[in-house]
Context: one part of a larger RNA
């Protein structure tokens, strides 16, 4: 001198766009944070109203409505969202491999969707229990569950043949065999079948289901090189290293086990110890370097603690399961419940870090065909001068060089004021008002593929409709200098000096050093000098 995710202290006028628990990975009230699909399936209510009956009390019917809530099912929940607690390690960053692998959804390619079957929850009836729940006996449906059938093709086994390579070896292809599939669902139509005027068992379009290949994402796995510190840390290791055969796994390997053999690291620092999440980036410096890893983006790694595995293409799964252990909580004492390092908010700890807002209107993601529904992700807005940029607080004139203060030859505050002429940033006040809005959807036209077809389906116009922010940015007008400046410091370093008080007291201080009676260095006042909505001091880093 720079810089900060900063704090204190004195002060504080706006405004844009950022940032905001560095500590206790600590406990947590309350509310949300991950659902959706009726075009996968079978059920299906209720207040309201409104009708009949009746003297009423009700009954019954309609409609609310095939709608709320619930169950089967697929699909997501492995993504977004948080944190740095472990982690000195192929974590991670580069730069390679995989002839050792795997990939839902999407995309494109070839070939398929035949044909039976049992159940079960929802419901009904009933038993238990404080509760959380758990049973028992009927019924029922599927894109839920199971058979069988074919096999384009896959995958295995056996016989060949070509082509290739970088070491195990890859690929292609004849032939025989053995194994391996599926599901509808919604719209339209009557050419063709079939029953005969309109329908499906039929054709057809969309979406799905199957098998295989390729891609493209997305992982997984191996290596070279790089990655703090302590030698007051010198020897570690028995699944340890390496082989053989079997197991597992998507897949390679001591990855596990059985059997041999005795190797494997290391002073180019193994072992151990502490400390730390790497990284693009940040901050400083001319640069080398040195620091650092907050906000943003990658990548890993946790989810009270430990430790397990389901389920799934994906997890060993933060708002998913079970087991133990601590803590909180109900309990009818047997037993149950829970999990903020999502967002807001509490309490504690601290020198210290914000609302229990609005909203799905954009962006993006989940589910659906689609409207569309959930999204504390985002998008705003609120609080804080916590940073960074920008604007203001007036301008020109003006000498009696005014009063008042302060020093006292007479200066100084000081053109400063006050008078006078303006301006209208920014505040107040009224009135107008945005862009972010593409879509999607519906209606209307018109073009295209397809078809029997003016359904569907696809492109393109036109119209309609959808804003939290917000009556906010912003514009115009009125009004009126009016509502808007402090903080440090003044020996030297360092720009800035006088009195008065104090007197080694009181106090000041980054370092030298002031103070013991004339203190430009303590205090207080006049003046000054620096920087400004800040300004000084404190901590770190260079």
């Nucleotide at each position: 001198g720079a810089a900060c995710g900063a704090a204190c202290g004195c002060u504080g006028g706006c405004g844009g766009c950022g940032u905001g628990c560095c500590u206790a990975a600590u406990a947590c009230a309350u509310g949300c944070a991950a659902g959706u699909c009726g075009u996968g399936c079978g059920a299906g209510a209720a207040a309201g109203u409104g009708g009949u009956a009746g003297c009423a009390a009700u009954a019954c019917c309609a409609u609310a409505a095939g709608u709320a809530g619930a169950g089967c099912g697929g699909c997501a929940a492995a993504c977004g969202g948080g944190u740095g607690a472990g982690u000195a390690a192929c974590a991670c960053g580069u730069a390679a491999g995989u002839a050792a692998c795997c990939u839902c959804c999407c995309u494109c390619c070839a070939a398929u969707u035949c044909u039976g079957g049992a159940a079960u929850a929802a419901c009904c009836u009933u038993g238990c229990c404080a509760a959380c729940g758990c049973g028992a006996g009927g019924c029922u449906a599927a894109u839920a569950c199971c058979g069988g059938a074919u096999g384009u093709g896959g995958c295995c086994a056996c016989a060949g043949a070509c082509c290739c390579g970088c070491a195990u070896g890859g690929g292609u292809u004849u032939g025989u065999g053995a194994u391996c599939a599926a599901a509808g669902a919604u719209g339209a139509c009557c050419u063709c079948u079939g029953u005969u005027u309109a329908c499906a068992a039929g054709u057809u379009a969309u979406c799905g289901u199957u098998u295989g290949g390729a891609g493209a994402u997305g992982g997984a796995c191996u290596u070279g090189c790089g990655c703090c510190u302590c030698a007051u840390u010198a020897g570690c290791u028995a699944g340890u290293u390496g082989g053989u055969g079997a197991g597992g796994u998507a897949a390679c390997g001591g990855c596990c086990c059985a059997c041999c053999a005795a190797g494997g690291c290391u002073u180019u620092g193994a072992u151990g110890g502490g400390u730390a999440g790497c990284c693009g980036g940040c901050c400083u410096g001319a640069g080398a370097g040195g620091g650092u890893g907050u906000a943003c983006g990658g990548c890993c790694a946790c989810a009270u603690u430990g430790g397990g595995a389901c389920u799934g293409a994906g997890a060993u799964a933060c708002g998913g399961c079970c087991c133990a252990g601590a803590c909180u909580c109900c309990u009818a004492c047997g037993g149950g419940a829970g999990g903020c390092a999502g967002c807001a908010g509490u309490a504690g700890g601290g020198a210290a870090u914000u609302u229990u807002g609005c909203g799905c209107a954009a962006u993006g993601g989940a589910c659906g065909a689609a409207a569309g529904u959930c999204u504390g992700a985002c998008g705003c807005a609120g609080c804080a001068a916590c940073g960074c940029c920008g604007c203001g607080u007036g301008a020109g004139u003006g000498a009696u060089g005014a009063a008042g203060g302060u020093c006292u030859u007479g200066a100084u505050u000081g053109u400063a004021a006050a008078g006078c002429u303006c301006u209208g940033u920014u505040g107040a006040g009224u009135g107008g008002g945005a862009a972010g809005a593409a879509c999607a959807g519906u209606c209307c036209c018109g073009g295209g593929a397809a078809u029997a077809a003016u359904a569907c389906c696809u492109c393109g116009g036109g119209a309609u409709u959808u804003g939290a922010c917000g009556g906010u940015a912003c514009c115009a007008c009125u009004u009126g200098a009016g509502g808007a400046a402090g903080c440090c410091c003044c020996g030297g370093c360092u720009a800035a000096c006088u009195a008065c008080g104090u007197a080694c007291c009181a106090g000041c201080a980054g370092c030298c050093g002031c103070g013991g009676u004339a203190a430009u260095a303590c205090g207080u006042a006049g003046g000054g000098g620096g920087c400004a909505a800040g300004c000084g001091u404190u901590g770190u880093u260079c």